[in-house]
């Protein structure tokens, strides 16, 4: 740097001893009934991996029909293996758009500013593959 995922799931004990949800504000939320961070054990999930079936570039074999393998991609499965993960949606906005309430402003339709609440996308982050 590319790509995939990201409102679902899964807690207990020891240590520690005051913070903690990435980072920066803002709101919340959790924490002396004990944070973070380590360590054990269990758990979740199913990324690669792995097992079946289907498919199929392609490669061998054959004079041909054909037959053997088959990256890949589908769709099931199991969970020994590599990782991750086990509060709250990545705990919620933040920038971009689009609808849309309201308010207040000039105005002929309409527009501008301010604020709420929805829907998409981006941005950073996280995890995994490469």
């Nucleotide at each position: 740097c590319u790509c995939a995922u990201c409102a679902a799931g899964a807690a207990a004990g020891g240590u520690g001893g005051a913070g903690g949800g990435a980072u920066c504000a803002g709101g919340u939320c959790c924490u002396a009934c004990g944070a973070a961070g380590c360590c054990u054990u269990g758990g979740c999930a199913a990324c690669c991996g792995c097992u079946u079936a289907g498919u199929u570039a392609g490669u061998g074999u054959g004079c041909a029909a054909a037959c053997a393998c088959a990256a890949g991609c589908u769709a099931a499965g199991a969970a020994a293996g590599g990782u991750g993960c086990u509060a709250c949606a990545u705990c919620c906005u933040g920038c971009u758009u689009c609808u849309u309430g309201c308010u207040u402003a000039a105005u002929a339709g309409u527009u501008a500013a301010g604020u709420g609440a929805g829907g998409a996308g981006a941005a950073a982050g996280a995890u995994g593959a490469g």